[in-house]
RNA sequence: UUGAAAAAAGCAAACCUGCCUAAAGGCAGGGACGCAAAGCCACAGGUCUAAGGUAUUUGCUAUGACGGCUGGGUUACCAA
Numbered sequence: 001u002u003g004a005a006a007a008a009a010g011c012a013a014a015c016c017u018g019c020c021u022a023a024a025g026g027c028a029g030g031g032a033c034g035c036a037a038a039g040c041c042a043c044a045g046g047u048c049u050a051a052g053g054u055a056u057u058u059g060c061u062a063u064g065a066c067g068g069c070u071g072g073g074u075u076a077c078c079a080a
Base pairs, nucleotide, nucleotide: 001080002079003078010035011034015030016029017028018027019026020025033068039074040073041072043071044070045069046066047065048064052061053060054059
């Protein structure tokens, strides 16, 4: 650097229960759709929510969230 063929491991979608939260979403337990980084990081883009703020008739807005959206940084088992 490439790959998941083998071997040994690992993580855990949806959903259910409980808690936090305005929500998005997060945490724990159960559970596995999948993952060669589905380990970690919110720097850039993108997406989600709209408490508060603002404007009016239901709109705009991130300081909130998403790493299992893309890029990027960094560490790492096995094989070549």

Annotation
Predicted 3D model of an 80-nucleotide RNA (c-di-GMP-I riboswitch aptamer) from uncultured Caproiciproducens sp. The RNAcentral record of the sequence draws on MGnify. Model confidence (mean pLDDT): 86 of 100.